[in-house]
A computed fold for a 379-nucleotide RNA from a Bacteroidota bacterium, annotated as Bacterial RNase P class A. Its Rfam family is "Bacterial RNase P class A". About the family: Ribonuclease P (RNase P) is a ubiquitous endoribonuclease, found in archaea, bacteria and eukarya as well as chloroplasts and mitochondria. By type it is a ribozyme.
RNA sequence: GGGGCAAAACGUUCUAUCGCUUCGAUUCGUUGAAGAGGAAAGUCCGGGCAACAUAGAGUAUCCUGCUUCCUAACGGGAAGGCGCCGUCAGCCGGCGACAGCAAGUGCCACAGAGAAUAUACCGCCUUUGAUUUAUCAGGGGUAAGGGUGAAAACGUGAGGUAAGAGCUCACGGCUUUUCCGGGUAACCGGGAUCGCGGUAAACCUCAGGAGUUGAAAAACCAAAUAGGUCCUGGAUCGGAAGUUACUCGCUUUUGACCCAUUUAGAUGAGUCGCCAGGAUGGGUAGGUUGCUCAAGCCUGUCAGUAAUGGCAGGAUUAGAUUAAUGAUAGAAACCGCUUUCGGGCGGCACAGAACCCGGCUUACAGGUUUGCUGCUGAA
Numbered sequence: 001g002g003g004g005c006a007a008a009a010c011g012u013u014c015u016a017u018c019g020c021u022u023c024g025a026u027u028c029g030u031u032g033a034a035g036a037g038g039a040a041a042g043u044c045c046g047g048g049c050a051a052c053a054u055a056g057a058g059u060a061u062c063c064u065g066c067u068u069c070c071u072a073a074c075g076g077g078a079a080g081g082c083g084c085c086g087u088c089a090g091c092c093g094g095c096g097a098c099a100g101c102a103a104g105u106g107c108c109a110c111a112g113a114g115a116a117u118a119u120a121c122c123g124c125c126u127u128u129g130a131u132u133u134a135u136c137a138g139g140g141g142u143a144a145g146g147g148u149g150a151a152a153a154c155g156u157g158a159g160g161u162a163a164g165a166g167c168u169c170a171c172g173g174c175u176u177u178u179c180c181g182g183g184u185a186a187c188c189g190g191g192a193u194c195g196c197g198g199u200a201a202a203c204c205u206c207a208g209g210a211g212u213u214g215a216a217a218a219a220c221c222a223a224a225u226a227g228g229u230c231c232u233g234g235a236u237c238g239g240a241a242g243u244u245a246c247u248c249g250c251u252u253u254u255g256a257c258c259c260a261u262u263u264a265g266a267u268g269a270g271u272c273g274c275c276a277g278g279a280u281g282g283g284u285a286g287g288u289u290g291c292u293c294a295a296g297c298c299u300g301u302c303a304g305u306a307a308u309g310g311c312a313g314g315a316u317u318a319g320a321u322u323a324a325u326g327a328u329a330g331a332a333a334c335c336g337c338u339u340u341c342g343g344g345c346g347g348c349a350c351a352g353a354a355c356c357c358g359g360c361u362u363a364c365a366g367g368u369u370u371g372c373u374g375c376u377g378a379a
Base pairs, nucleotide, nucleotide: 001375003373004372005371006370007369008368010366012332013331014330015329016328017327018326020035021034022033023032024031025030037350041361042360044359045358046357047356048355049214050213051212052211056248057247058246059245061210062209063208064207065206066080067079068078069077070076081098082096083095084094085093086092099205100204104203105202106199107198108197121146122145123142124141125140126139127138128137129136130135154172155171156170157169158168159167173196174195177192178191179190180189181188182187218289219288220287221286228280229279230278231277232276233275234274239253240252241251242250255272256271257270259268260267261266297314298313299312300311301310302309303308334347335346336345337344338343
């Protein structure tokens, strides 16, 4: 001097004219203020809010899983711990679906003799027989060496042995149960003891948590008819309906008339209305609220490693509903190309609110900042 990777914030501002939407004022002529993002996207999480509804328990189902702190909460964030990778190692950075395999049941293809109560292919030792030697066959022992494999039953070394083996010892790794020291804790360091495949985004176990639906939720007014027709059930043990699925519990839920049987009580049937649910058919379908003042935003200060919190002050910053938030001109800022250094030309990416908020994930031209990394040149 020029690159690559990662992260963070930015990703436009002003004036004038005309136009659109909302709110306010009005002398009704007009006038003032405001008006789409960092992701508004995805609908992956968590809530606020509304209804069921007056609570709950169990099972099923689903979610989460290191520690402490932050937060309304979260599967989020901050700071740490451990493991793995980038490195021979360290700083540093990145990733982690980071409870448990010593509760149980499974799985580990192919290759290989054998893949977790495993195993003897080659080989090693020993012995018997045949045999001129070489070698061949059988018996016993072995798992150190070799082979297969991602992985061969903790590793390395020494002793010991016929040859070998944690068989014994030393050192090291991991695990069980504990003791001492440090730390709020996860854990770290040291000692003793018990043992030694992996796998839980395998079933499962343990701990914690979860009611459902969703603004097309809901509430109110208006309009309209055929308050049509049919079916099921309707009392105190019971049935029906309602609260994700099931069970329990809880809540709501009929009166009259008349006929028959009967000593009466009571039982059975029918009619009308009522309650709950279902099916079918017809009519109407406009408006208001929800709807934007908040776990919110900005500035300063204090506390904290930080996330974040406290205190003080300031300003209200879209609310549409066939759906507004725009067009033109100029200037500024920024960027790119060019330059006779006066200037000239051009200009962006991803992308548009619809109940609201906090996260996560994805998309993104261009430059800025920070960190890491490499190339080139000079001293």